Notes
Predicted 3D model of RNase P RNA and transfer RNA as a complex of 475 nucleotides. It holds a member of the Rfam family "Bacterial RNase P class A". By type it is a ribozyme. Its mean pLDDT, the model's own confidence on a scale to 100, is 77.
RNA sequence: GAAGUCGUCCGGGUAGACGCUGGUGGCCUUGGCCACGAGAGGAAAGUCCGGGCUUCACAGGGCAGGGUGCUGGCUAACGGCCAGGCGGGGUGACCCGACGGAAAGUGGCACAGAAAGCAAACCGCCGGGGGCACGGGUGCCGGCCGAAAGGCGGGCAGCCGGCUCCGGCAAGGGUGAAAGGGUGCGGUAAGAGCGCACCGCGCCCCUGGUGACAGGGGUGGCAGGCCAAACCCCACCCGAAGCAAGGGCGAAUAGGGAGGCGCCUUCGAUGGAAGGCCGGGGUGGCCCGCUCCGAGUCCUCCGGGUAGGCCCGCUCGAGCCCACCGGCAACGGUGGGCCUAGAUGAAUGUCUACCGCCUGCUUUCCGCAGGAACAGAACCCGGCUUACAGGGCGACUUCGGCG
RNA sequence: GGGCGAUUAGCUCAGUGGUAGAGCGCCGUCUUCACACGGCGGGGGUCGCUGGUUCGAGUCCAGCAUCGCCCA
Numbered sequence: 001g002a003a004g005u006c007g008u009c010c011g012g013g014u015a016g017a018c019g020c021u022g023g024u025g026g027c028c029u030u031g032g033c034c035a036c037g038a039g040a041g042g043a044a045a046g047u048c049c050g051g052g053c054u055u056c057a058c059a060g061g062g063c064a065g066g067g068u069g070c071u072g073g074c075u076a077a078c079g080g081c082c083a084g085g086c087g088g089g090g091u092g093a094c095c096c097g098a099c100g101g102a103a104a105g106u107g108g109c110a111c112a113g114a115a116a117g118c119a120a121a122c123c124g125c126c127g128g129g130g131g132c133a134c135g136g137g138u139g140c141c142g143g144c145c146g147a148a149a150g151g152c153g154g155g156c157a158g159c160c161g162g163c164u165c166c167g168g169c170a171a172g173g174g175u176g177a178a179a180g181g182g183u184g185c186g187g188u189a190a191g192a193g194c195g196c197a198c199c200g201c202g203c204c205c206c207u208g209g210u211g212a213c214a215g216g217g218g219u220g221g222c223a224g225g226c227c228a229a230a231c232c233c234c235a236c237c238c239g240a241a242g243c244a245a246g247g248g249c250g251a252a253u254a255g256g257g258a259g260g261c262g263c264c265u266u267c268g269a270u271g272g273a274a275g276g277c278c279g280g281g282g283u284g285g286c287c288c289g290c291u292c293c294g295a296g297u298c299c300u301c302c303g304g305g306u307a308g309g310c311c312c313g314c315u316c317g318a319g320c321c322c323a324c325c326g327g328c329a330a331c332g333g334u335g336g337g338c339c340u341a342g343a344u345g346a347a348u349g350u351c352u353a354c355c356g357c358c359u360g361c362u363u364u365c366c367g368c369a370g371g372a373a374c375a376g377a378a379c380c381c382g383g384c385u386u387a388c389a390g391g392g393c394g395a396c397u398u399c400g401g402c403g
Numbered sequence: 404g405g406g407c408g409a410u411u412a413g414c415u416c417a418g419u420g421g422u423a424g425a426g427c428g429c430c431g432u433c434u435u436c437a438c439a440c441g442g443c444g445g446g447g448g449u450c451g452c453u454g455g456u457u458c459g460a461g462u463c464c465a466g467c468a469u470c471g472c473c474c475a
Stems, first nucleotide, its partner, number of pairs: 001399010012355007020039002023036006041374001045385002048383005053242004060288004065238005070084005085099001086097004100233002105231002107227003122173002124169005130164003134161003138157004143152003181199006200222001201220008246312004256302005261296001262277006278294006319338008357371005404474007413427004421458001429445005451467005
C1' cells in the first nucleotide's frame, strides 16, 4: 500500500422565531395565562420467543396437546447469551452448524436397475457335465479328378472356440441419491476380511476432564444403508387469556322477552340444620377430584339504550452512569451519583441563518444548483429476526514493496 | 394496540414428499342462413418471495411480503 476478518460507537451541529403534549410553581378561576424545566429509536418495526403485571373462586392427579434437544455455566426466564467439545468451510484472522435416539416399533426410498432391505446376479470372471457339428485345427476311413505332385467334396472321432445347461464368485462393468467397510499385498480355478498391514467402525479396559469428549492399549474380521424440519421413543420445560387485561366514577334508556331453580333421608320440630342423589356454574381441551349455587328483590341468554366520557392501571424500573472486587467470559457483588416521553384520533413539529456531509457544473480555488438512510413510542422489560444513506474508533489476518 | 387465518392457471378451488389438476373462462374447428347450445381439439403455471432439511419440496421447517377476519 492492497485485500479482508471481528468488535464497538454515531445516525447532522449551533443560534433564533412561531407552535404542540405532559410536569412543577404562581395567578385568575372550571380552562385559560405566565415563568422554569422535559419531550422517539437502534431498531420504537415483525409480534417470533421469554418474563413481570392483571383477571379467571389458582388444592391436586392422569390423559391429550405444545415446545426445546452436544456439554458446562449465566439469568426472573428463554428457542437468548458466555465458555468449551465435535463436525464442516477458509492460506489465515475467523465463520457456520434444529448437533439426542435409525440396535423399541410403524412407515417411505418415485424413475432407472438383475437386485432398494432377513439383499440380488444383467453383462462379466471361473470350474464342470451333457448335447449340437456353426468356425478353426488334427487323426482315421473310403470316393472322384490327375501320369505324378496334388486338388475337390464326404463320413466317423471330438481338441480349441461358439451356442446351451448346471454350479461357484461378488473383483470389474452398468443403473441409481444410495448397491452390505476403504487402499495395498498375499491368496485362489476365479474370487472374497479368506489371511495380513494401515485407515475407518463396533465392544471392553486404563488415563485426563465436572462434562460433552480426547489420548492410549486390547479385542472383534465388520454385524443392523438413508430419512425422526415422517410418525414415534427418551430427557427436560409449559395453566389460559391478554392493558381493548382489570378496577373505580359518572351519563343514558329500559326495568322488555325467553329459560331455570328438583328429589330423598336424619335431627330438631315455629323458623331451621346436616347428609346423599340429581341439575347448573367455575376450575385450561377431556376424565377424576375439588368448589359454589338450587325461590333471591337470584342466575343465564336474547333484545333495547348510551358519553368509545373521566380517573386508576401508567411509568422508579430485573432502571441508567461511574469506580472497585470476584469470574476466561456471559454475569454477579459493594459503594457513589442520576431521574431520562407518558400522548388517547393520539404531542415530540415547521421556518430562517451559518457550519458540516453527499451529488452535479466549473481544469482547480472561489462559487452556484440539488439532496438528506431505515423508520417513528402506545403497559413494561430481557432477547431474536428483519430494514438502514453515510461515517468514526479499536484489535487482528494474508499478500506485495521499502528500510 | 392485541389475537388469528389465507396465498396453486384469467376467476373459483382440489392436490397421501416422487411428471401439477378440475370446473368456468380463452383460442381453433365442426354444426347453423347467422348466433346461442352442443361435439372435437388446443394453449395457458416463478405453486407469493428468499433460504434450509431431503436423493427429491406445491407439500416439511425458518424468515419476509401482501390480503382478509375478530375484540372494548